Record summary: This is a predicted structure of a 1161-nucleotide part of an RNA (large-subunit ribosomal RNA, half B) from Petroderma maculiforme. The organism belongs to Petroderma, within Eukaryota. The full RNA is in RNAcentral, with records from ENA.

Context: one part of a larger RNA
RNA sequence: CCCUGCUGAAGGAACUCGGCAAAUUGACUCAGUAACUUAGGGAUAAAGAGGGAAAACGACGACGCAAGUCUUUGUUUUUGGCACAAAAUCGGGGGUAGCGACUGUUUAAUAAAAACACAGGUCUCUGCUAACUCGCAAGAGGACGUAUAGGGGCUGACACCUGCCCGGUGCCGGUAAGUGAAACCCCGAGGUUUGUGCUUCGGGAUCAAGCUCUGGUAAACGGCGGCUGUAACUCUGACGGUCCUAAGGUAGCGAAAUUCCUUGUCGGGUAAGUUCCGACCCGCAUGAAUGGUGUAACGACUUCUCCGCUGUCUCCAGCAGGGUCUCAGUGAAAUUACAAUGGCCGUGAAGAUGCGGCCGUCCCGCAGCUGGACGGAAAGACCCCGUGCACCUUUACUACAGGCAAUUAUUGUAUUCCAAAAGCUUUAGUUUAGGAUAGGUGGGAGUUCUCGGCUUAAAUGUGUCGUAGCAUGGCGAGAAUGUUAGUGAAAUACCACCCAAAGAAUUGUUGGUUUUACUAACUAAAGGACAUUUUUUGUUGGGUAGUUUGACUGGGGCGGUCGCCUCCAAAAGAGUAACGGAGGCACGUAAAGGUAAGCUCAUCCCCUAAAAAAGGGGAGCAGAGUGCAACGGCAUAUGCUUGCCUGACUGAAAGAAAAACAUCUCGAUCAGGGACGCAAGUCGACCGUAUUGAUCCGGUGGUUCCGGGUGGAAAGGCCAUCGCGCAAUGGAUAAAAGGUACGCCGGGGAUAACAGGCUAAUGUUCCUUCAGAGCCCAUAUCGACGGGUUCGUUUGGCACCUCGAUGUCGACUCAUCACAUCCUGGAGCUGGAAGUGGUUCCAAGGGUUCGGCUGUUCGCCGACGAAAGUGGUACGUGAGUUGGGUUUAGAACGUCGUGAGACAGUUUGGUCCCUAUCUUCUGUGGGUGUGUGAAAACUGCGAGAAUUAUACCUUAGUACGAGAGGACCGGGGAAAGUCGAUCCAUGGUGUUCCGGUUGUUCUCCUUGGGGCAACGCCGGGUAGCUACAUCGGGAGGGAAUAAUUGGCCGCUUGGCGCGAAGCUCACCUCAAUAUAAGUUUUCAGAGGGUGGUGAAAGAUUAUCACUUCGAUAGGCAGGGGGUGUAACAGCAGCAAUGCUUAGCUGACCUGUACUAAUACC
Repeated sequence: CCCUGCUGAAGGAACUCGGCAAAUUGACUCAGUAACUUAGGGAUAAAGAGGGAAAACGACGACGCAAGUCUUUGUUUUUGGCACAAAAUCGGGGGUAGCGACUGUUUAAUAAAAACACAGGUCUCUGCUAACUCGCAAGAGGACGUAUAGGGGCUGACACCUGCCCGGUGCCGGUAAGUGAAACCCCGAGGUUUGUGCUUCGGGAUCAAGCUCUGGUAAACGGCGGCUGUAACUCUGACGGUCCUAAGGUAGCGAAAUUCCUUGUCGGGUAAGUUCCGACCCGCAUGAAUGGUGUAACGACUUCUCCGCUGUCUCCAGCAGGGUCUCAGUGAAAUUACAAUGGCCGUGAAGAUGCGGCCGUCCCGCAGCUGGACGGAAAGACCCCGUGCACCUUUACUACAGGCAAUUAUUGUAUUCCAAAAGCUUUAGUUUAGGAUAGGUGGGAGUUCUCGGCUUAAAUGUGUCGUAGCAUGGCGAGAAUGUUAGUGAAAUACCACCCAAAGAAUUGUUGGUUUUACUAACUAAAGGACAUUUUUUGUUGGGUAGUUUGACUGGGGCGGUCGCCUCCAAAAGAGUAACGGAGGCACGUAAAGGUAAGCUCAUCCCCUAAAAAAGGGGAGCAGAGUGCAACGGCAUAUGCUUGCCUGACUGAAAGAAAAACAUCUCGAUCAGGGACGCAAGUCGACCGUAUUGAUCCGGUGGUUCCGGGUGGAAAGGCCAUCGCGCAAUGGAUAAAAGGUACGCCGGGGAUAACAGGCUAAUGUUCCUUCAGAGCCCAUAUCGACGGGUUCGUUUGGCACCUCGAUGUCGACUCAUCACAUCCUGGAGCUGGAAGUGGUUCCAAGGGUUCGGCUGUUCGCCGACGAAAGUGGUACGUGAGUUGGGUUUAGAACGUCGUGAGACAGUUUGGUCCCUAUCUUCUGUGGGUGUGUGAAAACUGCGAGAAUUAUACCUUAGUACGAGAGGACCGGGGAAAGUCGAUCCAUGGUGUUCCGGUUGUUCUCCUUGGGGCAACGCCGGGUAGCUACAUCGGGAGGGAAUAAUUGGCCGCUUGGCGCGAAGCUCACCUCAAUAUAAGUUUUCAGAGGGUGGUGAAAGAUUAUCACUUCGAUAGGCAGGGGGUGUAACAGCAGCAAUGCUUAGCUGACCUGUACUAAUACC
């Protein structure tokens, strides 16, 4: 020193994040008990009282025949103690608020909670082969249950309640229309073919779920506004206006587990209250089953507070036991480049035992303490990076299971209706004009009807004659309609073949649909061609899976940017970076192109007038123009105008520029056929430099290419051309977003957060200048706008050490330095009368408080005080402590997000390891040296410690002052704080010194004692150790100085002085290993040591005392001090008990050789 315990004066939470820890309380009996309440509770509420022992007199009960015995108990009396539940066992209590109703459950090993659960409430699904769950299936659970049942979601007892919104997203319903796949049906085109056909492509019709659409639904997911005017002071706004919305937040609550600003404001409590309680309402960002507001009871929950209690603290002290330490025995671990392992200043990959300089340092242990060894431990968990991983989410992408729907097969017989198809019959076609309802094409000159007579032939009927009717040819009469004409694109009569539309019936060929049957597949009863299973298809589908989710970047994220052109930067060749400074482009033009010819601009002046236009004249290298940014060009014009044209050509190309490549730029010249020009010539777009996109894939046109047995075709090639904001612009895919605090891996000090370093914008100090303020007056004091600096304490910048780890705020403890000084000391100036001040100079010796609130540093407040300094030291100090805050995992609120989740927002909870090798430091030894060996005593190089300040009294109510008031200098000096010493007294402790006493046990019993129960508890207490106690110190001076200086001298640019708590000496302590090792005295067999007995000493060692010529320790004797009157005996009392200055006594003092310090070396 640590751990576990015991005790503590005075105070009593002042400690601290917080009463953490400890203490208090405690069992029993009696009486007594509040608010509130769900009437059960609350409640052991709270706050109180009692108790030993003995005797006497009673009482209930049990047992017993009885005598009586036992248990419990009442009253009275006596009696001892500090204390009678005497020890042990054994609730501290009250008040307020938050949250959760409650008992329960939970992160085995950092979270026990406000989280989960819960009874109750509600919504929803489910009719039984139930829904739902598991399974490929069979099957199983649900349940051997049946809607008072079962599954799922939300809420969370109880009380009062639960508002508005259906626009979005879901869910449920509806379904006329739209959309809607495969299958089926129809049509067309291409290819091929002698052809039946085959094949490719396209179009159309029919058509389910789904979606669109249309309703409902919020105890489904969710949501629940602005602006503005207005009332007899002001404020406010019951009232009004307007915009928007699906609807605009109702009741309640409200700075709250929710409030940023914020420590809101007011009130309460406190001396003082960032917390707490009660209100207010300006609700950043409350709010009604993601429940709202209350609430008795309950809680190892969270907050505040009071009483009691205490070593939590002021402020620590003593004691006990176990470690630590020494000896004997036994005997690990991490760690370890090497070590001959110091300080300061510097240097340096920027914080050095190891480098430089200076200083320090004889050699080596032991016990301690942890400042350093960027100490040990763990390839940093924060941060960034990786075309890393994992898990989670979703309206990321793409799939898959599953669901729904259609369809095929399993799959049969009937029936109703409909549609299509086929053939048949009938109807049937309205532009204008035209007679008028012109379907198209072709043929085509007549056609049709009525009547009369005549005639001809034939037929039917009849017995015959007659008569009647019908048909046909010819003739005649009449009427209608054509040709012609007219209208029109087309002309009608009549005939033929077609087109479109509609209708009716038939066939049953096909398809669909509806209803009702059937039985024979299937099937468990029932059912039934449904379902099941299956094929194909559509839709849905984080249920599951695989993945993606860019880079640059003065860390990353957010923001910005990503290709091309022009200028500057760019340093006079080219080239040259930055999240450097400025701007443009993602086109345009059939003329804005080619050629030939011609012309000259902007601006100003004059004619010229009020101005403008137009015209004329003059000056005018360009101040214009050039499609478009800038630069470079351009007047011989590349600018402007006009004529004629299309070279905005085809096939090439020597050679150059630029360049990693891929791209890209210029190009004389040759051939062809052209334009313009008299010609020479010019022309392969544009004054030049931007106006852009590789490859793959696909389309279109062309083609003397190819053509999978052959011929074709398809496909491909070649030439031309088209389709990319592939803009992350050399373009990963046709197709891709997020979370991780549950995280993981690999790396990085290539890169952030802490600290250091560099810098000094910011911050800070001082100086300067002088507007101004100061009545006047810049400079008593203050000082703008500016200028110059200091420091390295702020906020930053940079990213240099450290990511194979340099622990981060605050508190505690312990400090140390600077001075830009808060106090104290000495001075100058003052707008200094005194007093109190202001400001400046010198000065770092000492000092620089206790509380309330908060995690706070800070700050505000209370109080004291001479003052309550500013900073550095890894924002000093976690191998010294704490762990309240921040910063893991749980949970909640507000807000954001569809969500997973997130928040320098809030709230509650939440593992702090290390035995010290080196060095530093504090102690304590051994060795050696100091030229003979020793014993003593000194000197003091040097080092350290110490260094305070004031009330009050006096000088003196004096100086000063009108008064009020009121000193310097000097003298005295209590208390405070601090340091040192001490234990006589006071107080504490004092583990057995004395006594009291409970329970139990042992000594056979009794008496007296012993053990155990924290020393059992309690009352005292010697020595020692101690503070709360006592004593003392910092005094007074010397010397040299700082600022300052109405002092002195003076020939001088001078000299001599005075002058501070500061420096130095003196006072106190250490000190010759002061290696330059000092001095003095004494001794010379001196001296020292081991061993032994020890304590005033002590971890060990050392030191000191003694060692028989001896009081060193023990013992013994006496004394002191302590305790408080022993045992035994006697006496008194029924008994408990009483009567004795007694007995006992560790450490203290004195004495005494009884024992041991012998002998020997």